[in-house]
RNA sequence: GACAAAGGCAAACCGUCUGAAAGGGCGGGACGCAAAGCCACGGGCCUACGCUCCUUAAGUUGCCACUUAGAGUAGGGCCGCCGGGUUACCGAA
Numbered sequence: 001g002a003c004a005a006a007g008g009c010a011a012a013c014c015g016u017c018u019g020a021a022a023g024g025g026c027g028g029g030a031c032g033c034a035a036a037g038c039c040a041c042g043g044g045c046c047u048a049c050g051c052u053c054c055u056u057a058a059g060u061u062g063c064c065a066c067u068u069a070g071a072g073u074a075g076g077g078c079c080g081c082c083g084g085g086u087u088a089c090c091g092a093a
Base pairs, nucleotide, nucleotide: 001090008033009032013028014027015026016025017024018023031080037086038085039084041083042082043081044078045077046076050073051072052071053070056069057068058067059066060065
């Protein structure tokens, strides 16, 4: 980054497996992508099994405590959100 050449990847959706979920794997399928190859390093976003709060609310209850709801929280995730790092095909302007 070309009305080039050879190619590559694969969104949504469908099927299936896995996971608490977000999501991910495999197959089909193409919305698109010049890194839509790879890496969670920074920002951002998603989820809440677990953990915390627990009178913030209700129930059991004499209290402690337990249950339900709610809120918070990555040890989970998104590289096709952005930045960064790193590797790579072609060679016109």
c-di-GMP-I riboswitch aptamer from a soil metagenome, 93 nucleotides, folded computationally.
RNAcentral holds the sequence, with entries from MGnify.
The coordinates come from a structure-prediction model, not an experiment, and the mean pLDDT is 85.